RNA sequence: GCUGGUAUGGCCUAACGGUAAGGCAUCUCAUUCGUAAUGAGAUGAUUGUAAGUUCGAAUCUCACUACCAGCUCCA
Numbered sequence: 001g002c003u004g005g006u007a008u009g010g011c012c013u014a015a016c017g018g019u020a021a022g023g024c025a026u027c028u029c030a031u032u033c034g035u036a037a038u039g040a041g042a043u044g045a046u047u048g049u050a051a052g053u054u055c056g057a058a059u060c061u062c063a064c065u066a067c068c069a070g071c072u073c074c075a
Stems, first nucleotide, its partner, number of pairs: 001071007010024004018055001026042005048064002051061002
């Protein structure tokens, strides 16, 4: 330098182009003499950045950024 892949709450994973779901963690309550466990509830993401297409984009297109893998050149 080239090619491919990945990027979604604090963490891990989902999501036919139709407006982001679940688990863990955190907080509150219940239960217990108390803790753990268990049960109920709550909080937390404009989806790596920025544009474009579309009535509508996490999803499609383009350009960047970071990481991973492979290939190639030079010293």